[in-house]
RNA sequence: GAGUUUGGCGGCUAGGGUUCCGGCUGGGAGAUUUCCCGGCGCAGGUCCAAGAGCUGCCGUCCGGCGGGGGAGAAAUCCCGACGGGUGCACGGCGGGACAAAAGCCCGGGAGGC
Numbered sequence: 001g002a003g004u005u006u007g008g009c010g011g012c013u014a015g016g017g018u019u020c021c022g023g024c025u026g027g028g029a030g031a032u033u034u035c036c037c038g039g040c041g042c043a044g045g046u047c048c049a050a051g052a053g054c055u056g057c058c059g060u061c062c063g064g065c066g067g068g069g070g071a072g073a074a075a076u077c078c079c080g081a082c083g084g085g086u087g088c089a090c091g092g093c094g095g096g097a098c099a100a101a102a103g104c105c106c107g108g109g110a111g112g113c
């Protein structure tokens, strides 16, 4: 110095916490059903969620085919459906957001190799 450009969106999962709902629990009020204040993250619901997890769609690249275009059995070019490809990837500390935390974001960053 290079490998290091390494597409977008949706649905989920590992994971994550605690605004809201539910649960557990302490205290208080009222009195058939309930209400108020506090605590606990609790294998729950909502919620957040992966570059290096899953999946779908789009995009993109390649191929031949069909159509358009063209003087045309041509080409660049445009459209379509079909088939195929879209690989690889060890990783902090710290900081940031939302109620809060995190495999979220900074970040395929620093570093390592």
Stems, first nucleotide, its partner, number of pairs: 003113001006087001007058006015048002020045002022042001023040007059086005065080004088108001090111001094106003
Guanidine-I riboswitch aptamer from Zavarzinia sp., 113 nucleotides, folded computationally. The sequence was found by an Rfam model in a public genome assembly. The model forms 100% of the base pairs in the Rfam consensus. NCBI's taxonomy places the organism under Bacteria, Pseudomonadota, Rhodospirillales, Zavarziniaceae, Zavarzinia. It matches the Rfam family "Guanidine-I riboswitch aptamer". About the family: This family represents a conserved RNA structure found upstream of the ykkC and yxkD genes in Bacillus subtilis and related genes in other bacteria.